[in-house]
About this RNA
Predicted 3D model of a 71-nucleotide RNA (transfer RNA) from a Patescibacteria group bacterium. Rfam family: tRNA. By type it is a transfer RNA. Lineage of the source: Bacteria > Bacteria candidate phyla.
RNA sequence: GCGGUCAUAGCUUAAUGGUAAAGCUCCUGUCUGUGGCACAGGCGAUGGGAGUUCGAUUCUCCUUGAUCGCC
Numbered sequence: 001g002c003g004g005u006c007a008u009a010g011c012u013u014a015a016u017g018g019u020a021a022a023g024c025u026c027c028u029g030u031c032u033g034u035g036g037c038a039c040a041g042g043c044g045a046u047g048g049g050a051g052u053u054c055g056a057u058u059c060u061c062c063u064u065g066a067u068c069g070c071c
Stems, first nucleotide, its partner, number of pairs: 001070007010024004018054001026042005047063005
């Protein structure tokens, strides 16, 4: 330099065009002498920019980062 793959919550993963899901974590409450466990509830996310579409995590382009391969 060229090509492929990936980027979603604090972490690990879902969602192949139609209200973004769950586990762990965190917060609150119940329980307990306290903590933990358990139970109930809650907060929190699509790397950035543009395009297509009635509608984009999803499709297209550019860009950033990570990773793999070729030279």
Description:
The coordinates come from a structure-prediction model, not an experiment, and the mean pLDDT is 81.